[in-house]
Context: one part of a larger RNA
């Protein structure tokens, strides 16, 4: 090299996309690749038969083989060139659903917490398994009115929706991406995947400047306990929020790469469309897309998966190869740092 695999050892967190790999139906042509035939050529050695040295080694005649090369012929497939097609892909049109995204959020909301001011009012309030720390006669808790500020948007809310993933939830406008269905018309393979590359990427963390209600690492105190650097309680700073710039990782999970085709059904969900019944609400049925459950064949070590496959196949990429050492050391690259990424060996079982 060949090989076996990747839901549980192995799918990059997710897109876009360069090179490369692969690529629909059809006509003609070419003959580069592939395959087959023919002809020529293919030293010696090797192999087979026979022969020559008394035998052997050795040598000689003939034959076989010789994967090769050259020329030539031929059908299909692949490739090249030229042309056509419409089913893949895309564009236009008409409808539709949606927490898709964005702007020191552009606007105006309501509930709640906290704080401040004022009124009523008096001795407790908080908190817990029980307490205490804590707050309160300088008037707390409770209650009513007014004000400030920040953050989050109850109900609706749903194995419901949208997004490539991370993720997205009050409301009204603005800008903007994608998706689905239905009828036609148009372009005519324009496609799939994608090493490098590039962009996005929860939380935490970092830099600068704001903001700071609640919550809350660290920290302090009170409890618990043999101890209690915890769980429980009272406080409380970074942080959580905003802008700009970094970081680039997660059980970034469906632990399941992307695309395409094919392979029993049943029953729900969401968004469209067709047909039929009905005045209508609505009902039945078919169909496309979405999202769940159950299940046949098949697959699987089993668990389970099962038209949203882990079934049957094809294209391309990534990755794995006993446990530990170790996702570590060293070196490189990136980063302000934290660290990230790439990634061993000795030794040991």
């Nucleotide at each position: 090299c060949u090989g076996g695999g990747c839901g549980u050892a192995a799918g990059c967190g997710c897109g876009c996309g360069u090179a490369g790999g692969c690529g629909g139906c059809u006509u003609g042509u070419u003959a580069a690749g592939u395959c087959a035939g023919a002809u020529g050529u293919g030293a010696a050695g090797u192999c087979c038969c026979c022969a020559g040295c008394u035998c052997c080694a050795c040598u000689g005649u003939g034959g076989a083989a010789g994967u090769g090369c050259a020329u030539u012929u031929g059908a299909a497939c692949u490739g090249g060139c030229a042309g056509g097609c419409u089913u893949g892909a895309g564009u236009a049109c008409u409808g539709g659903a949606g927490g898709g995204g964005g702007a020191u959020g552009g606007g105006g909301g309501g509930a709640a917490u906290u704080c401040c001011c004022g009124g009523u009012g008096u001795a407790g309030a908080g908190g817990u398994g029980a307490a205490a720390u804590u707050c309160g006669u300088a008037g707390a808790u409770a209650u009513c009115g007014g004000g400030a500020g920040g953050a989050a948007u109850a109900c609706c809310g749903g194995u419901g929706g949208c997004g490539a993933a991370g993720g997205c939830g009050a409301u009204c406008a603005c800008c903007u991406g994608g998706c689905c269905a239905g009828a036609u018309a148009c372009u005519g393979a324009c496609g799939c995947u994608g090493a490098g590359g590039u962009g996005c990427g929860a939380a935490a963390g970092c830099g600068u400047g704001g903001g700071g209600a609640g919550c809350a690492a660290a920290c302090a105190g009170g409890a618990u306990u043999a101890g209690a650097u915890a769980c429980c309680c009272u406080g409380g700073u970074a942080g959580u929020c905003c802008a700009c710039g970094c970081c680039g990782u997660a059980a970034a999970c469906g632990a399941u790469g992307u695309c395409a085709a094919c392979u029993a059904g049943g029953u729900g969900u969401u968004g469209g469309g067709g047909c039929g019944g009905u005045u209508a609400a609505u009902c039945g049925u078919c169909u496309c897309a979405u999202u769940g459950c159950c299940g046949a064949a098949g697959c699987u070590a089993a668990c389970g998966c099962a038209u949203u496959a882990a079934g049957u196949u094809g294209a391309c990429c990534g990755c794995c190869u006993g446990g530990g050492g170790a996702g570590u050391a060293c070196g490189g690259u990136c980063g302000c740092a934290a660290g990230a990424u790439u990634a061993a060996a000795a030794c040991u079982c």

A computed fold for a 349-nucleotide part of an RNA from an uncultured bacterium, annotated as small-subunit ribosomal RNA, central domain.